[in-house]
Molecule: transfer RNA
Organism: Candidatus Anstonellales archaeon
RNA sequence: GGGCGGGUAGAUCAGAGGUAGAUCGCUUCGUUCGCAACGAAGAGGCCGAGGGUUCAAAUCCCUCUCCGUCCA
Numbered sequence: 001g002g003g004c005g006g007g008u009a010g011a012u013c014a015g016a017g018g019u020a021g022a023u024c025g026c027u028u029c030g031u032u033c034g035c036a037a038c039g040a041a042g043a044g045g046c047c048g049a050g051g052g053u054u055c056a057a058a059u060c061c062c063u064c065u066c067c068g069u070c071c072a
Base pairs, nucleotide, nucleotide: 001071002070003069004068005067006066007065010024011023012022013021018055026042027041028040029039030038048064049063050062051061052060
């Protein structure tokens, strides 16, 4: 320098055009003498950045950036 994959909640990951969800973690409550486990409720992300297409974009297109991998 080139090819491919990836960047979404604190962590690991879904979501493939109609304003985002799971599991674990966190908070509160219940249960217990207490802890764990279990049950219930809740907080937390404008989706790496900027443009474009569209009535509407995490999703499609372009550029940039970062990570991984392969080739040179």